[in-house]
RNA sequence: AGGAACCGUUAAUUAAAAGUGGCGGCUUUGUGGUGUGAACUACAUCGAAUAACUUAUCUAAUUCGGGGGAUAUCCUAACGUAGAGUCGAGGACAAUCCUGAGCGAAGCUCAGAGCAUUCUGAGAACGUGCAACGACUAUCCCGCAAGGGAGUAGGGCCAAGUGGCUCGAAAUGGUAAGGGGCUUCCAAUUUAAGGAAGUUCGUGAUAUAGUCUAUUCUGCAUGGAAACAUGCAG
Numbered sequence: 001a002g003g004a005a006c007c008g009u010u011a012a013u014u015a016a017a018a019g020u021g022g023c024g025g026c027u028u029u030g031u032g033g034u035g036u037g038a039a040c041u042a043c044a045u046c047g048a049a050u051a052a053c054u055u056a057u058c059u060a061a062u063u064c065g066g067g068g069g070a071u072a073u074c075c076u077a078a079c080g081u082a083g084a085g086u087c088g089a090g091g092a093c094a095a096u097c098c099u100g101a102g103c104g105a106a107g108c109u110c111a112g113a114g115c116a117u118u119c120u121g122a123g124a125a126c127g128u129g130c131a132a133c134g135a136c137u138a139u140c141c142c143g144c145a146a147g148g149g150a151g152u153a154g155g156g157c158c159a160a161g162u163g164g165c166u167c168g169a170a171a172u173g174g175u176a177a178g179g180g181g182c183u184u185c186c187a188a189u190u191u192a193a194g195g196a197a198g199u200u201c202g203u204g205a206u207a208u209a210g211u212c213u214a215u216u217c218u219g220c221a222u223g224g225a226a227a228c229a230u231g232c233a234g
Base pairs, nucleotide, nucleotide: 006025007024008023009022010021011020026047029044030043031042032041033040034039053178054177055176056175057174058173063101064100065099066098067097068096073092074091075090076089079088080087102128103127104126108123109122110121111120112119113118132213134212135211136210137209139150140149141148142147154167155166156165157164158163179201180200181199182198183197184196185195186194217234218233219232220231221230222229223228
């Protein structure tokens, strides 16, 4: 000088955030429980740190039911109350917490067949269900990273001549391995610094990246008192 005010997500259509509310994560300290210990866990407390590792590989299924839900905002027919949309209460919306059945890529375990290290079945873990109603897609190069370049997958618009223009990409999950910190045991004693086991290295994918679609506005239909929900069209 710059940046930041621990990190993530959500709400007040979108964008932004040293703000405010909700829900999470980590950190400081304390107490309780488990463990030889590192540590894990519950509650409270704290907010200083440029804190929370790397590589490879898989991206399938994505369906039918069910139980919860904070904050803020919206609605008020009935109910409570001396009175009421203004209190209670109820409803709507909703960040999100789960569950039964079914289904599922790569890998793992078991069994059978087979001899092409392949096929079939079962199981465990995990996923789907669980976006804004949803549809589709796991590219390449440079870079420590942030990011940059290309224009792959996949779209959009125009055209109807296989053409032109244009946007443009995902692990934070599963699996396999490596690495760092710490603990215990065995071994060793600078000609050393080895071996084994354990523990730990955050949350975010109830949509992440991208392209569409949807939503926001108007009209109609159905349900509802309404907010609103579903469908069709502009």